[in-house]
SAM riboswitch aptamer (S box leader), 102 nucleotides, folded computationally. The coordinates come from a structure-prediction model, not an experiment, and the mean pLDDT is 82.
Formats: sequence, structure tokens, C1' cells
RNA sequence: AUAAUAUCAAGAGUAUGGUGAGGGACUGGCCCGACGAUCCAUCAGCAACCUGCCGUACAAGUAAGGUGCUAACUCCAGCCUGAGAACCAGGAAAGAUAUAGU
Repeated sequence: AUAAUAUCAAGAGUAUGGUGAGGGACUGGCCCGACGAUCCAUCAGCAACCUGCCGUACAAGUAAGGUGCUAACUCCAGCCUGAGAACCAGGAAAGAUAUAGU
């Protein structure tokens, strides 16, 4: 990078040091941001996909290891359906994460 499978309504930081204007994937909106965005490091935490431990167990539990995550439902919509508009609901697409492949 690519295809497959699973999950995406819950949870967890205004933390410390550095950096210094952007960030929330994309587009439109709407937000966040000098009361400090982003990224890096450290610490703390959440979760339980993989491993480990525990267990009769592929259950439950645990949280040591590998990832991930810690504003807003994946922030909302973008395509389709519910006759049309508004609203609302459902589904998809896209995206994210994990696992085991190529």
C1' cells in the first nucleotide's frame, strides 16, 4: 500500500516542559484555538482488539506487554430510501482503530 473481518451512543488530561498558529481526514457547515492550536517529550488516565496472567472454558475477570484513544455521536451533513420541501429516522459511502493475510 491493498483486499478481508470486527468495532465506532460509552469511557478517559483546561496535566508538566518545549514549540508558537493553526486544528477538528476531505468538501460544505458549525466549532475549538495567544485563558496557547499543532507537533515532540514526560507523567497520568480510559479501553480491552492482540499477547500474557487467571479460569474447565472460545465465558467472566485482570491490566504486565503490543497497539489505540483522552472537545463536541466518527462534531453534523455530503450518496440512497421513507412521494416532494423542512425536520426526523434507517441504510450506504468515506474515514478511524484493531486483527490476521498478501